[in-house]
Context: one part of a larger RNA
Molecule: small-subunit ribosomal RNA, central domain
Organism: uncultured bacterium
RNA sequence: CUGGGCGUAAAGCGCGCGUAGGCGGCGCAUUAAGUCAGCUGUGAAAGCCCCGGGCUCAACCUGGGAAUAGCAGUUGAUACUGGUGUGCUAGAGUAUGAGAGAGGGAAGUGGAAUUCCAGGUGUAGCGGUGAAAUGCGUAGAUAUCUGGAGGAACAUCGAUGGCGAAGGCAGCUUUCUGGCUCAAUACUGACGCUGAGGUGCGAAAGCGUGGGUAGCAAACAGGAUUAGAUACCCUGGUAGUCCACGCCGUAAACGAUGAGAACUAGAUGUUGGGGCAAUUAAAUGUCUUAGUGUCGUAGCAAACGCGUUAAGUUCUCCGCCUGAGGAGUACGGUCGCAAGAUUAAAACUC
Numbered sequence: 001c002u003g004g005g006c007g008u009a010a011a012g013c014g015c016g017c018g019u020a021g022g023c024g025g026c027g028c029a030u031u032a033a034g035u036c037a038g039c040u041g042u043g044a045a046a047g048c049c050c051c052g053g054g055c056u057c058a059a060c061c062u063g064g065g066a067a068u069a070g071c072a073g074u075u076g077a078u079a080c081u082g083g084u085g086u087g088c089u090a091g092a093g094u095a096u097g098a099g100a101g102a103g104g105g106a107a108g109u110g111g112a113a114u115u116c117c118a119g120g121u122g123u124a125g126c127g128g129u130g131a132a133a134u135g136c137g138u139a140g141a142u143a144u145c146u147g148g149a150g151g152a153a154c155a156u157c158g159a160u161g162g163c164g165a166a167g168g169c170a171g172c173u174u175u176c177u178g179g180c181u182c183a184a185u186a187c188u189g190a191c192g193c194u195g196a197g198g199u200g201c202g203a204a205a206g207c208g209u210g211g212g213u214a215g216c217a218a219a220c221a222g223g224a225u226u227a228g229a230u231a232c233c234c235u236g237g238u239a240g241u242c243c244a245c246g247c248c249g250u251a252a253a254c255g256a257u258g259a260g261a262a263c264u265a266g267a268u269g270u271u272g273g274g275g276c277a278a279u280u281a282a283a284u285g286u287c288u289u290a291g292u293g294u295c296g297u298a299g300c301a302a303a304c305g306c307g308u309u310a311a312g313u314u315c316u317c318c319g320c321c322u323g324a325g326g327a328g329u330a331c332g333g334u335c336g337c338a339a340g341a342u343u344a345a346a347a348c349u350c
Stems, first nucleotide, its partner, number of pairs: 004321003007304002012318001014201004021194003025088007033081002035077008049065006091191001092188005097182003103177007110154001115149007125136002162169002206247006215241002220236004258317006266295006273288005299306002323350003332343004
């Protein structure tokens, strides 16, 4: 390479957009590049194969024949693929009307709670633990009431719920804005799928500059525990957590399951939309469509399990795997302020 694979054994890029490339709906006409057929030329000799000949045979040597992928030319074929032209509407999209939603950005605003500050009441404890102690408190704490400051997060609703490509998203209001779904028509007419490079987004932690800092809390300090205790428990506490701008680009970034399309028994729950029946209305029933769960048939699977949201049956395209360790390391390159990230070996050992 071929072959075989990628939920859990090695293996799906964290997720989009998209260039090249690959692949691509239905009909007609045309072309004849791919494809197929015939012919011509070439395809050295030797070798292989067939029929002979010569060494006593054989190996070996030798004569003739056949065969030969491919390439070029030429004459045809036209189903499929491609090219061109023309048409279509089932893919894709646009318009109109509705609908749901923590989807995103910005601004404003609300109450509860913690902490702190000031004042009142009030007196000896509070706090904390398995038990304690450090700590706080007669300079009046804890408790309680009133007022104020400030930051962060939004109880109940709340859900097996919703939205988003993923990361993720939750008080309320306004504003700007993306996507999705449904119904009925009209329109465009294959405009599609995937996507090497590329480019954008990307939790937490971390970094830079400037703010902010209530609570929590790496580091650190003290008290305990213990044989020790650089921990678990307790009292404190700085980065950080928050905001703005700019980096970083990684996660068990998980459904450990790439994207798109088609096909293949059902049962049941749920979210939102539409239609019908019935009703004053609601509840309800039923059908359909788009999601989201559970169970399950065939089938698949090493098993576990998956099972119309497939891990079933197929097609298209991309990514990735190839014994364990060495190692996601070294070196080199690229990126980064750094931390490091990314690309990525070998010796050697078993």